[in-house]
A computed fold for a 96-nucleotide RNA from a Paracoccaceae bacterium, annotated as Glycine riboswitch aptamer. Rfam family: Glycine riboswitch aptamer. About the family: This family represents the bacterial glycine riboswitch.
RNA sequence: GGCGCAGGAUCGGGAGAAUCCGGAUACAGACUCUUCCGGUGCCGAAGGAGCAACCGCCCCGGUAAACUCUCAGGCGCAAGGGACCGUUUCUGCGAG
Numbered sequence: 001g002g003c004g005c006a007g008g009a010u011c012g013g014g015a016g017a018a019u020c021c022g023g024a025u026a027c028a029g030a031c032u033c034u035u036c037c038g039g040u041g042c043c044g045a046a047g048g049a050g051c052a053a054c055c056g057c058c059c060c061g062g063u064a065a066a067c068u069c070u071c072a073g074g075c076g077c078a079a080g081g082g083a084c085c086g087u088u089u090c091u092g093c094g095a096g
Base pairs, nucleotide, nucleotide: 003094004093005092006091007090008089009088011086012085013084018040020039021038022037023036024035041075042074043073047071048069049068050067054062055061056060
């Protein structure tokens, strides 16, 4: 220097689901937009939880997801978040 694995940073891409109902608040012609409270309906791609094959020391346990559940989170636009993919890099570990 290169390879493999794990984690961090950077830039780009990045979906789904009520402009739902009622009340209050700020603004101030009204409606909508902000924030808060309550209710109902919905989404799955932060996080979390669950299970198969398979494996084991076989009572029982280990172990997966983009699957399932929706605790959490989210649901007009915008903002923010966003699994995952790619770019450029940093750190650690390992084999040779």

Taxonomically the source falls in Paracoccaceae (Bacteria, Pseudomonadati, Pseudomonadota, Rhodobacterales). Its mean pLDDT, the model's own confidence on a scale to 100, is 80. Of the family's consensus pairs, 90% are formed in the model.